[in-house]
RNA sequence: CUACCAUAAAGAGUGCGUGAGGGAGUAAGCCCUAUGAUCGCACACCAACCUACCAAAAGGCAAGGUGGUAAAGCUUAACCGAUGGUGUGUAUAUAUUUAGUCUGGUCAACAUCUAUCGGUAACGAUGGGUG
Numbered sequence: 001c002u003a004c005c006a007u008a009a010a011g012a013g014u015g016c017g018u019g020a021g022g023g024a025g026u027a028a029g030c031c032c033u034a035u036g037a038u039c040g041c042a043c044a045c046c047a048a049c050c051u052a053c054c055a056a057a058a059g060g061c062a063a064g065g066u067g068g069u070a071a072a073g074c075u076u077a078a079c080c081g082a083u084g085g086u087g088u089g090u091a092u093a094u095a096u097u098u099a100g101u102c103u104g105g106u107c108a109a110c111a112u113c114u115a116u117c118g119g120u121a122a123c124g125a126u127g128g129g130u131g
Stems, first nucleotide, its partner, number of pairs: 001131001004128004013043005021032003026077004044069003049065003053060002073123001078120008087112004093106002
């Protein structure tokens, strides 16, 4: 670096230095930020992926190896489904009329648009890990 597997709407900060950006990429939003972003160091804390230890096991523990400490991976984007809504289009049916046509109304179906919710994928992150 990488096949593959697993996880993610929870949780957890102070000090010193630095000094303007940051929230993975692109785009659109929205948010954080001189009451100090970001990055570095120190200590602390959260969590429980791996090792160790205890246990028959389920699990426990939190010493070590990682990881993390704004907001759902901040939200959306690709596909599928459900529910609702205002429209648009299609052809048919129904009522009114002496007949025909047009217009308008009503009902449902299909397509499309839109909002919300759910699921899957893609991409990224972390851990384990084959090569």